This is a predicted structure of a 499-nucleotide part of an RNA (large-subunit ribosomal RNA, domain I) from Saccharospirillum salsuginis.
Its mean pLDDT, the model's own confidence on a scale to 100, is 86.

Context: one part of a larger RNA
RNA sequence: CGUACAGGGUGGAUGCCUUGGCAACUGGAGGCGAUGAAAGACGUGGUAGCCUGCGAAAAGCGUCGGGGAGGUGGCAAACAACCUUCGAUCCGGCGAUCUCUGAAUGGGGAAACCCACCGGCCUUAGGUCGGUAUCUUACGCUGAAUUCAUAGGCGUAAGAGGCGAACCGGGGGAACUGAAACAUCUAAGUACCCCGAGGAAAAGACAUCAAACGAGAUUCCCUCAGUAGCGGCGAGCGAACGGGGACCAGCCCUUAAGCAUCGGGACGGUUAGUGGAACACUCUGGAAAGGGUGGCCAUAGUGGGUGAUAGCCCCGUACACGAAAGCCCAACGAUGUGAAAACGAGUAGGUCGGGACACGUGUUAUCCUGACUGAACAUGGGGGGACCAUCCUCCAAGGCUAAAUACUCCCAGUUGACCGAUAGUGAACCAGUACCGUGAGGGAAAGGCGAAAAGAACCCCGGAGAGGGGAGUGAAAUAGACCCUGAAACCCUGUACGU
Numbered sequence: 001c002g003u004a005c006a007g008g009g010u011g012g013a014u015g016c017c018u019u020g021g022c023a024a025c026u027g028g029a030g031g032c033g034a035u036g037a038a039a040g041a042c043g044u045g046g047u048a049g050c051c052u053g054c055g056a057a058a059a060g061c062g063u064c065g066g067g068g069a070g071g072u073g074g075c076a077a078a079c080a081a082c083c084u085u086c087g088a089u090c091c092g093g094c095g096a097u098c099u100c101u102g103a104a105u106g107g108g109g110a111a112a113c114c115c116a117c118c119g120g121c122c123u124u125a126g127g128u129c130g131g132u133a134u135c136u137u138a139c140g141c142u143g144a145a146u147u148c149a150u151a152g153g154c155g156u157a158a159g160a161g162g163c164g165a166a167c168c169g170g171g172g173g174a175a176c177u178g179a180a181a182c183a184u185c186u187a188a189g190u191a192c193c194c195c196g197a198g199g200a201a202a203a204g205a206c207a208u209c210a211a212a213c214g215a216g217a218u219u220c221c222c223u224c225a226g227u228a229g230c231g232g233c234g235a236g237c238g239a240a241c242g243g244g245g246a247c248c249a250g251c252c253c254u255u256a257a258g259c260a261u262c263g264g265g266a267c268g269g270u271u272a273g274u275g276g277a278a279c280a281c282u283c284u285g286g287a288a289a290g291g292g293u294g295g296c297c298a299u300a301g302u303g304g305g306u307g308a309u310a311g312c313c314c315c316g317u318a319c320a321c322g323a324a325a326g327c328c329c330a331a332c333g334a335u336g337u338g339a340a341a342a343c344g345a346g347u348a349g350g351u352c353g354g355g356a357c358a359c360g361u362g363u364u365a366u367c368c369u370g371a372c373u374g375a376a377c378a379u380g381g382g383g384g385g386a387c388c389a390u391c392c393u394c395c396a397a398g399g400c401u402a403a404a405u406a407c408u409c410c411c412a413g414u415u416g417a418c419c420g421a422u423a424g425u426g427a428a429c430c431a432g433u434a435c436c437g438u439g440a441g442g443g444a445a446a447g448g449c450g451a452a453a454a455g456a457a458c459c460c461c462g463g464a465g466a467g468g469g470g471a472g473u474g475a476a477a478u479a480g481a482c483c484c485u486g487a488a489a490c491c492c493u494g495u496a497c498g499u
Base pairs, nucleotide, nucleotide: 001498002497003496004495005494006493007492008491009490015484016448017447020419021418022416023415024414025413026412027411028410029408030407031163032162039101040100041099042055043054044053046079049075050074051073061095062094063093064092065091066090070083071082072081106115107114108113116132117131118130119129120128121127122126134160135159136158137157138156139155140154141153142152167198168196169195170194171193172192178185182232208215209214219246220245221244222243223242229237230236250400251399252398253344258337259336260335261334262333263332268328269327270326271325273321274320275319279294280293281292282291283290295312296311297301303315304314305313349373350372351371352370353369354368355367356366359385380395381394382393383392384391435442436441455483458470459469460468461467
C1' cells in the first nucleotide's frame, strides 16, 4: 500500500410522523370607510426581547347572558404580588375608551412630525372640549367689467372621496406568436391601462324569428355543428333556424307595476352553550387499547386522544334541547321615488368614412355612428340577407323588472386512488422574515429526545473551559438536548492475509 472481515467517525438519504399546505363540495357572507377604513408607527405587563391582545380608561373597562374551579395570553420556567363559589379565568351579545400616521380633511411635511386660527367651559403666562380640507348638489346673502344681469365671493345643509381576491358593464387597446418568410389575416378585442356598479352585473317584454305551418321577453346549458358560411378561399375564423333542458313575470309614462328609505317584527335562522348509552378480570410487557375469558350499549361501530391496535377510559358522535342582548327575516304601515306631461324627429332613411355582426366590401342585408343631409305620422312605418312586387310579420326613435348564470378576499362544516418537509403555498419553524438591490423589485434556509423532563444530583480529568469518564433517570442514553430511524460518498481503528 492492497484485499477481506469487524467496530467506529462524518454525513443526513430512507422509513415512519404532521402542527402546514393543495383541490373540491355544501351552506353562509358578499363588503369596510369622514361615527375616520384597509395598512401601519409608537406605546401598553411587577418583566429585557419578540409574537399575540389592547390604546394614555392601553394582555384591558362597564353591562347582559353562557359556564362552573381554578386563574393572572404565547415563546417560557421560576419568583413576587394578587383574583376567585359574594362565581374569578374563559366564551358570546351590546356598549365605553380608542395616542399618532394613513382618503387624512385647519396649514405644512422628508408618513407616524412641525405650526396655527375660531368658539364654549375652567382654578385663565395656561388647560380642556368642539370646529376650521376639497368637490358636487340645494338654499340663502353678496356682487364686477356693465344699467339690469351674469361671472365671482361668502355662509349653511346634505352627499362624495379611500381600501378590497375574483366575477360584471363601459371607454381605450398591444406585441410576441401562427401563417413553416411577410404586409391583409391571426394572436385578440386577449394582455394591459382607465371609469363605474352590484351581490351578482349585464340583458330583457319583439319595429324578434319563422315560412305559407307557426312560435312568442331575457339569461344559462346540451344539441344543431366543426354544419351553413367567412377566409392572401392560406393560416385559420365559425354561426343561426330548429330541437331538448334550467328558470319563468310581467309592467309603466292616463297615477300603476315596482323600487328606495324608515317603521314593523310572526315563524324560523344565526352570534355562547346543555344533556347524551355501554367493561371487567387475566397473560405478555416499561406501559394494554394487543392475546385469553366472560359481558354490555347501539337512532351513538364518523373522528381524535389516552405509555402499542379502545363502540363501552376521555373528548366526542346519533339523537334531543337552549338566548338576557344583537343581527337576518314574511305579512303589514308611512314617506319618497317612479315623473318625460301628452306614444317618442334632426329621429328612420340616404351619401361618404369607420366600427360591430361567424360574415375580411364582397351581389352584402341587419346594427352603431364621425361628417353632410333628411321623411312619413297607423289611409302610416320597420323587417323577412342586393333589389322590386305580392304575401307574411312586427310597431323603432321613452322607462322599470325577480329567477335560472359568473366569481370567492372571507366564515362554518365535510371530503380526497392530493402532498408529506428538495414534496405540499415562497412560507408546517416569529416568512414576504433574514439577506440582496439607489429603486421598481428579488427573496431563502430552517420540522421530529422521551410515554413523562424523569433534561443527568454527586464525584473525577480539564483552563472556575470545551469535551469526556463514572454515578443516577429511563423500556431504551449508540434516545443526552449537534438528541427517532441513521443509507452512500468520505475518514479512521483492530484482526488476518498478500506485497
The source organism's lineage runs through Bacteria, Pseudomonadati, Pseudomonadota, Oceanospirillales and Saccharospirillum.